[in-house]
Context: one part of a larger RNA
RNA sequence: CGUAGGAAUCUUGAGCAGUUUUCUCCCUAGUACGAGAGGAUUGGGAGGGACGCACCUCUGGUGUCCCUGUUGUCGUGCCAACGGCAUGGCAGGGUAGCCACGUGCGGUCAGGAUAAACGCUGAAAGCAUCUAAGCGUGAAACCUUCUGCAAGACGAGGAUUCCAGUCGCAAGACACAGGCCCCUGGAAGACUACCAGGUUGAUAGGAUGGGCGUGCAAGGCGGGCAACCGCUUCAGCUUACCAUUACUAAUGGCCUAUCG
Numbered sequence: 001c002g003u004a005g006g007a008a009u010c011u012u013g014a015g016c017a018g019u020u021u022u023c024u025c026c027c028u029a030g031u032a033c034g035a036g037a038g039g040a041u042u043g044g045g046a047g048g049g050a051c052g053c054a055c056c057u058c059u060g061g062u063g064u065c066c067c068u069g070u071u072g073u074c075g076u077g078c079c080a081a082c083g084g085c086a087u088g089g090c091a092g093g094g095u096a097g098c099c100a101c102g103u104g105c106g107g108u109c110a111g112g113a114u115a116a117a118c119g120c121u122g123a124a125a126g127c128a129u130c131u132a133a134g135c136g137u138g139a140a141a142c143c144u145u146c147u148g149c150a151a152g153a154c155g156a157g158g159a160u161u162c163c164a165g166u167c168g169c170a171a172g173a174c175a176c177a178g179g180c181c182c183c184u185g186g187a188a189g190a191c192u193a194c195c196a197g198g199u200u201g202a203u204a205g206g207a208u209g210g211g212c213g214u215g216c217a218a219g220g221c222g223g224g225c226a227a228c229c230g231c232u233u234c235a236g237c238u239u240a241c242c243a244u245u246a247c248u249a250a251u252g253g254c255c256u257a258u259c260g
Stems, first nucleotide, its partner, number of pairs: 001152001005163007015149004021049007033038001051106005059100004066093005071086006110144003117137004165174003178255004182198005203249003206245005213237002219232005
């Protein structure tokens, strides 16, 4: 820009893409078959491999500063307590998120038309013949079924709902449904888009409470020559998690009533 007014929501599916994998064991059955050795077709069941999708309850990683321990050195006048630097200094753990080594699920089933092949009926050719007319069975391949995208499918589809007003002589102005810019943000994201919100508000931050984590703070008291230990103390601190709460920030502005 188009889709013959402007919008919102929900859709149909032409078409496109993907998936459609494989093994072992058990029963049927030590049956059919076979002298024996061996050993099925078929039907049913169970468990795996690889691959794919999703997720984070469990297990395990990461988690650049959430907690703790600790070395050297410098600083805060000193002690104590802290801070800077040294790969996050090193080391022990670890929330959310993201992951796999973890968890769940998937291929199925079924239908159609077929290939090779196997048939029925059947002439040409009084017989025979699956074929010439006609009718069947039949494969991981094909078309469906299953998953995703999908009306720019210019053949531009469908359904439901909303708006289509006021002023003005006119030009035009206000401005509907609705949308956009802007702003607060997001398990959404390269940008864009998408989604949740913008005071008639819990969108983010903060605060409060809780959770998870770490592992028992500082100060004081007691003990010890000291390092240090005990009590106060399951303490103190605590990112991304869950709630509550307007304290802070979501100010403000614009487009759009036409077409046949």

This is a predicted structure of a 260-nucleotide part of an RNA (large-subunit ribosomal RNA, domain VI) from a Betaproteobacteria bacterium. The organism belongs to Betaproteobacteria, within Bacteria. Model confidence (mean pLDDT): 88 of 100. Rfam family: Bacterial large subunit ribosomal RNA.